[in-house]
Molecule: SAM riboswitch aptamer (S box leader)
Organism: Sinomicrobium sp.
RNA sequence: CAGUUAUCAAGAAAGGCAGAGGGAAUAGACCCGUUGACGCCUUAGCAACCCUCCGAGCCUGAAGCGGAGAAGGUGCUAAAUUCUACCCUGAAUUCAGGGACAGAUGACGA
Numbered sequence: 001c002a003g004u005u006a007u008c009a010a011g012a013a014a015g016g017c018a019g020a021g022g023g024a025a026u027a028g029a030c031c032c033g034u035u036g037a038c039g040c041c042u043u044a045g046c047a048a049c050c051c052u053c054c055g056a057g058c059c060u061g062a063a064g065c066g067g068a069g070a071a072g073g074u075g076c077u078a079a080a081u082u083c084u085a086c087c088c089u090g091a092a093u094u095c096a097g098g099g100a101c102a103g104a105u106g107a108c109g110a
Stems, first nucleotide, its partner, number of pairs: 003108006013043005021032003026085004044077003049073002051069005081102001086099005
């Protein structure tokens, strides 16, 4: 890295640097941005995937379940993954629900 798997409608800011685009890919929309976005650095915060502790259970062991925690490893801090595009159902142009594809993050991973 391919791949497997879980989650993705909640939550969370300031300062400095820099200077024009940005919101994954293609397309269509819509939004953010010189009142300085996106990005980098520092601090802070959110969260609970790994993790730590406890409990039940099991008892060859592992995996899994419930609860608490937040030192450590990640991650994240505009808008549902911003929305849609492929399929199904109901409606019967609109709309709603469900499922895929793709993506993001964690864990595992020759």